[in-house]
RNA sequence: GGGCUGGUAGCUGAGACGGCGUAGCGCCUGGCUGAAGACCAGGAGACGAGGGUUCGAGCACCUCCCGGCCCA
Numbered sequence: 001g002g003g004c005u006g007g008u009a010g011c012u013g014a015g016a017c018g019g020c021g022u023a024g025c026g027c028c029u030g031g032c033u034g035a036a037g038a039c040c041a042g043g044a045g046a047c048g049a050g051g052g053u054u055c056g057a058g059c060a061c062c063u064c065c066c067g068g069c070c071c072a
Stems, first nucleotide, its partner, number of pairs: 001071007010025003019055001027043005048064004
């Protein structure tokens, strides 16, 4: 330099054909407890950056950034 692949919440990981972004752990509040843990109920929190397409983009297009694999 070229090709492929991935980037979604603090962490891990889903997301159909483009149509309200899902969960586990963690975190917060309440309950329970002598207290804590466990358990129960509720809650907050995310689409790598920019651009264009579209009525509408996590998804399809373009450029860039970061990680992994392969070729040279």
Transfer RNA from a Planctomycetaceae bacterium, 72 nucleotides, folded computationally. Its Rfam family is "tRNA". Rfam classes the family as a transfer RNA. The sequence is in RNAcentral, with records from ENA.